Small-subunit ribosomal RNA from a metagenome, 1442 nucleotides, folded computationally. Its Rfam family is "Bacterial small subunit ribosomal RNA". The coordinates come from a structure-prediction model, not an experiment, and the mean pLDDT is 83.

[in-house]
RNA sequence: AGAGUUUGAUCCUGGCUCAGAAUGAACGCUGGCGGCGUGGUUUAGGCAUGCAAGUCGAACGAGAAAGUUUCCUUCGGGAAGCGAGUACAGUGGCGACCUGGUUAGUACAAGUUGGGCAACUUGCCCGAAAGUGGGGGAUAGCUCCGAGAAAUCGGAAUUAAUACCGCAUGUGGACCGACUGGCUUCGGCCGGUCUGUCUAAAGCAGCAAUGCGCUUUCGGAUGGGCCCGACCCCCAUUAGCUUGUUGGUGAGGUAACGGCUCACCAAGGCUACGAUGGGUAGCUGGUCUGAGAGGAUGGUCAGCAACACGAGGACUGAGAUACGGCCUCGACUCCUACGGGGGGCAGCAGUCUAGAAGCUUCGGCAAUGGGCGAAAGCCUGACCGAGCGACGCCGCGUGAGGGAUGAAGCACCUUGGUGUGUAAACCUCUUUCGGCAGGGAAGAAUGCCCGGAUGGCGAAUCCGGGAGUGACGGUACCUGCAGAAGAAGCACCGGCUAACUCCGUGCCAGCAGCCGCGGUAAUACGGGGGGUGCAAGCGUUAUUCGGAUUUAUUGGGCGUAAAGCGCGCGUAGGCGGCUGGGUCAGUCUGGUGUGAAAACGCUACCGCUCAACGGAGCGACUGCAUCGGAUACUGCCCGGCUUGAGUGCGGGAGAGGUGAGCAGAAUACCUGGUGUAGCGGUGGAAUGCGUAGAUAUCAGGUAGAAUACCAGUGGCGAAGGCGGCUCACUGGCCCGCAACUGACGCUGAGGCGCGAAAGCGUGGGGAGCGAACGGGAUUAGAUACCCCGGUAGUCCACGCUGUAAACGGUGAAUACUAGGUGUGGGGAGUAUCGACCCUUCCUGUGCCGUAGCUAACGCAUUAAGUAUUCCGCCUGGGAAGUACGGCCGCAAGGUUGAAACUCAAAGGAAUUGACGGGGGCCCGCACAAGCGGUGGAGCAUGUGGUUUAAUUCGACUACGCGAAGAACCUUACCUGGGCUUAAACAGCAGAGUAAACCUGAUGAAAGUCGGGCUGCCUUCGGGCGCUCUGUAGAGGUGCUGCAUGGCUGUCGUCAGCUCGUGUCGUGAGAUGUUGGGUUAAGUCCCGCAACGAGCGCAACCCCUGUCUCUAGUUGCCAGCACGUAAUGGUGGGGACUCUAGAGAGACUGCCCCGGAUAACGGGGAGGAAGGUGGGGACGACGUCAAGUCAUCAUGGCCCUUACGUCCAGGGCUACACACGUGCUACAAUGGCCAGGACAACGCGUCGCGACCCUGCGAAGGGAAGCUAAUCGCUAAAACCUGGUCCCAGUUCGGAUUGUAGUCUGCAACUCGACUACAUGAAGUUGGAAUCGCUAGUAAUCGCGGAUCAGCAAUGCCGCGGUGAAUGUGUUCCCGGGCCUUGUACACACCGCCCGUCACAUCACGAAAGUCGCCUGUACCAGAAGUCGCUGCCGGAACCCGC
Repeated sequence: AGAGUUUGAUCCUGGCUCAGAAUGAACGCUGGCGGCGUGGUUUAGGCAUGCAAGUCGAACGAGAAAGUUUCCUUCGGGAAGCGAGUACAGUGGCGACCUGGUUAGUACAAGUUGGGCAACUUGCCCGAAAGUGGGGGAUAGCUCCGAGAAAUCGGAAUUAAUACCGCAUGUGGACCGACUGGCUUCGGCCGGUCUGUCUAAAGCAGCAAUGCGCUUUCGGAUGGGCCCGACCCCCAUUAGCUUGUUGGUGAGGUAACGGCUCACCAAGGCUACGAUGGGUAGCUGGUCUGAGAGGAUGGUCAGCAACACGAGGACUGAGAUACGGCCUCGACUCCUACGGGGGGCAGCAGUCUAGAAGCUUCGGCAAUGGGCGAAAGCCUGACCGAGCGACGCCGCGUGAGGGAUGAAGCACCUUGGUGUGUAAACCUCUUUCGGCAGGGAAGAAUGCCCGGAUGGCGAAUCCGGGAGUGACGGUACCUGCAGAAGAAGCACCGGCUAACUCCGUGCCAGCAGCCGCGGUAAUACGGGGGGUGCAAGCGUUAUUCGGAUUUAUUGGGCGUAAAGCGCGCGUAGGCGGCUGGGUCAGUCUGGUGUGAAAACGCUACCGCUCAACGGAGCGACUGCAUCGGAUACUGCCCGGCUUGAGUGCGGGAGAGGUGAGCAGAAUACCUGGUGUAGCGGUGGAAUGCGUAGAUAUCAGGUAGAAUACCAGUGGCGAAGGCGGCUCACUGGCCCGCAACUGACGCUGAGGCGCGAAAGCGUGGGGAGCGAACGGGAUUAGAUACCCCGGUAGUCCACGCUGUAAACGGUGAAUACUAGGUGUGGGGAGUAUCGACCCUUCCUGUGCCGUAGCUAACGCAUUAAGUAUUCCGCCUGGGAAGUACGGCCGCAAGGUUGAAACUCAAAGGAAUUGACGGGGGCCCGCACAAGCGGUGGAGCAUGUGGUUUAAUUCGACUACGCGAAGAACCUUACCUGGGCUUAAACAGCAGAGUAAACCUGAUGAAAGUCGGGCUGCCUUCGGGCGCUCUGUAGAGGUGCUGCAUGGCUGUCGUCAGCUCGUGUCGUGAGAUGUUGGGUUAAGUCCCGCAACGAGCGCAACCCCUGUCUCUAGUUGCCAGCACGUAAUGGUGGGGACUCUAGAGAGACUGCCCCGGAUAACGGGGAGGAAGGUGGGGACGACGUCAAGUCAUCAUGGCCCUUACGUCCAGGGCUACACACGUGCUACAAUGGCCAGGACAACGCGUCGCGACCCUGCGAAGGGAAGCUAAUCGCUAAAACCUGGUCCCAGUUCGGAUUGUAGUCUGCAACUCGACUACAUGAAGUUGGAAUCGCUAGUAAUCGCGGAUCAGCAAUGCCGCGGUGAAUGUGUUCCCGGGCCUUGUACACACCGCCCGUCACAUCACGAAAGUCGCCUGUACCAGAAGUCGCUGCCGGAACCCGC
């Protein structure tokens, strides 16, 4: 100090989450020792038991017993002494008001801080002064009697005091009066003198001295009481509160001021600087966190307050309205004889309850402190200690050194190895802590006794000596002994965040703080191994602060992310021009007091071995008060000024406002005329209007509303808004002049006013338009868009409403900060005859743009720049501008304005894509123009579906596809029969001596069961070879193409896809690649912050088209020769064709035109070929988790007498049906018959097979030649010539079926092809729809080949023959390319997304009611108690009388 998370990516805004520290904690797992701390946060819930406040006999009276000793005894007992003036109880004094506990109440009567009391008090203590005389009468206790269960009480008799009461004295004190001094805040306060009145006391101890007490007074100290300023939580959806209320006079009351209380008088007092009300809460020093400012908190310790079962009350006392006192009421609980009584753990322990949750019914007064006492001493659950709890902090240990065969085990593994890991074992050594044993402190000094010093004697104080005092505790500490011996866990390992692998699981089980993991290869689940982090702890949960500048004082924002009130006027408030003087409140500075201690910081300070902990010193406590000083700034007071503001004078522009009047065009209606069949309306129609005369047209009239042109990012207004003309009234603004006032200003919470449209009320008005509504269309529907009608309304007057995307989405004011260019108003200068033009000033209103700002877009003197002042507003999205409450409104509704719950986002701007029934440009048999098809028929073939034991599997932009050929085989499928180490290799262990071969039986075969025959070496043990069994392992067309390689398809032969450097941008990215032209092309040219380059395009390669050269057999034959019936048949030849090698040729090279003079385009010449000559191969970056685990390869998983393997048979050939691709046709451009002509590519010895014979034929029987430019397949067909058919289901068409055959093959039944004869189906050109093709193409005709025994081939791949038509267009359909635009899409439009419904779940609400708590108001009843009044009773000491 930051990080994760919104997106395909980016920047920003913004929330959520994490890493840190902390805790009186709890929970889970684990747990060796010690020190110091700490421990009922919930139920201020209830409590058994014990203890927590007594003490004094030196204030007083009385006064035992047990026991024991002695004596007596009638042996029952009695008396005396000791016990003992002891115990218990009482009178009296002091204490019990301290200490200890808790935080319920309390938002102020508390607390904190600083002051005040001239308005007070203070027992014990200290200092000072004076006194302490003399009397009296009672009363507890005790005894007796009585009541009662008890608690307790009554009566009688007797008695003491430091208890009580008179009297005396009066230093003093209090009061009245007179005189008088000082001080003063002028209210009083403190005194002095005199007269008068009132007013005290107690004794005890001691032989004594004397001490301790008592009384009065003054002073001190300490404690307390009261008053004041400041500070002190949340809610305004709490805005008004108050009648003892505010003040006065008088009185009462108090220690004391005071409405504290009362009577009377006055009508005040508090409040937006938050009263009153509601909620919550003890406050503080401090504590936690934080860089700080702050935020949170108030447990332990300390100060203060309040409380003591709930409520009320007083008494006593110096002090209480009293935790362990009293009275009363209430709740609860206990005892009871039922009459009545007792109790109060929020003291220490302990118990129950509730709860996630907090200890011993311990020891001791040894220390410190407190009460009483003269003291000894007693009391002290205060306290000191121990115990329990890892609750926290701190410290220590669980060993140290050596040790590689890098052991075993375990894990991983590519099977080589690697990790755990010097870790262990093993060797050497040490012994803290714990255990055992021994020694053993400090905390102790007071006090007491003795002596001394001081002191007048004493007391007090100090010094020395003596005996003694320890709960903790035989503890800390020290020493010894034994032995590595007794002592490590927890969390995590996807990112944040340090740490990785295997197995299991398979969106299951589970994890998760956020993002998110898990659907068969999970570093995220669970386990193992390994690792990381901390460590006697580690994690989790909860809470606080931090990070969060995410409430922003430090330190944020508001054009578009949340956020400027719709606009003005203006109150309070805040802020405020120049200048002089005063003052010193703010401000600054110095001093003083205070800010308790502890805590906190610092210290080479000190004490526990260190630390935690404790002690010392210093600092700090940022504050408050007070006394001085300074006077720049702010404030306040006084004075001046003119520039801010305003006034005046002179001009000016304007749809500014209000009212009244007027005008023309248009529209509708009415009347009349002319006139006739339509009008109107639409994309096209219809509803509608019209022969009862419309529309159209002419004339006249009526009505309401709105004001064309001018008209303009022109004008005016604060905004809303304002548009014909005239008049009246009226607001503001601008310019010029510089006469006047002299800061009069700015902003503006509340408040008041204005405020479009719609809407509401009352009354008018109503032409046009027109919600609702009616009708017609459109449509799947059409409660819409379009059309025909049409009511409120729109208009006027008055009143209400008070909201809008009321927007510049930009509050108001002031100042400053480059320019350029329009436009409205006014002025000045210059110029002119004059208006212009030009220059310039002020004031409006636009555009562009520098700096600057901004997340970017953009803003930019009209700021979103730089500053100041004031106001308003924002703080994640949704719920929601909703609910409740208040206010406003006639209503509609407005305004103010939440929460529960829920999500991890919601957003802004910009980027790249994709998409659009957005735009521009362009291309393609894409359409159009043509030719021929498909879709209808029959058949072939593939697919779906169905069927089946099986109809194996895959592919679906696939479907004559994998399959270039399923009768068996193939074959993967089904049924049935078999086999289990094989078709193969190696090792180990065990058994055997054969296996092969020959042969028999059985069987559908596979196989099974037999018979025969046997190897080599040998040291005779055995070995080799072979067979069998086990292990190990083969095999799998089993799964996963979503784990993969390879190969392939598609977009698409579309023109694109990228990179380096540079530049621009915060960045994603952009630029280049866009633009102007051009091209088939990102092809080329030009331009350009780009310059280059790569993969693609093109070219290089092959075929073909022309020519040349070379070569000349098997090909060829012009010339020469031979030969034949004929034939390159023969000799020969290379001319030609051809073959197959090498070359040439074409490059917009040449000419003209267009074009930027370019690229290029158009035309032409030449040429076999011309602008890519034609065709092929060749497929960029990528997309589709495209296809293939069944070509092959391969990870993982699965099967192993089977999912392997062998065999027979069947199936893949099924068939109601649907679709795709084809073949053949429907005929005369044809069919049939006869004759005749012309190819090319290929293939052949397991072959092609001439030729001859046989057969109608398929074919068969012979057989030459050919390993091929030699022989064969080989007949090419369309075509040509001749003939026939004559438009018909035919001499078209050939399906189907029957019979007879041929061939291949082990075998044609399921299920081959072919032949012959016979049969002769549908079909007469095909609905919606749809396919191919731009030239040697389509169409049409035949030929060859692969696979192959044969063939279901009409398929596929090739070859040649004949050989067209149409289009030079891009509106539309489809696909594509480039640019641009919008986007809430990015899985990218097959996207995203809204609402209802259904089901489930959650949250909140409503609900007949019912129960509780808090609180307001009114009224009723009312205990104890205080004060007063009245009456009664009692009363010794005192008074009066008798």